[in-house]
RNA sequence: UCUCCAGUAGCUCAUUGGUAGAGCAUAUAGCUGUUAACUAUAUGGUAAUUGGUUCGAUUCCAAUCUGGAGAG
Numbered sequence: 001u002c003u004c005c006a007g008u009a010g011c012u013c014a015u016u017g018g019u020a021g022a023g024c025a026u027a028u029a030g031c032u033g034u035u036a037a038c039u040a041u042a043u044g045g046u047a048a049u050u051g052g053u054u055c056g057a058u059u060c061c062a063a064u065c066u067g068g069a070g071a072g
Stems, first nucleotide, its partner, number of pairs: 001071007010024004018055001026042005048064005
């Protein structure tokens, strides 16, 4: 310098154009002599950034940034 992959909740990951979810974690309540475990509920997101296409974009397109892999 070039090619490819990834970027979504605190962490690991779903969501193949129509109001973004799960597990773990966290908080509260219940249960228990207490803790742990278990059960229920809740909290938590401008989907890396900017623009474009579209009635509508996490999803499609372009550029940029970050990380990773490969080639020279």
Molecule: transfer RNA
Organism: Diphylleia rotans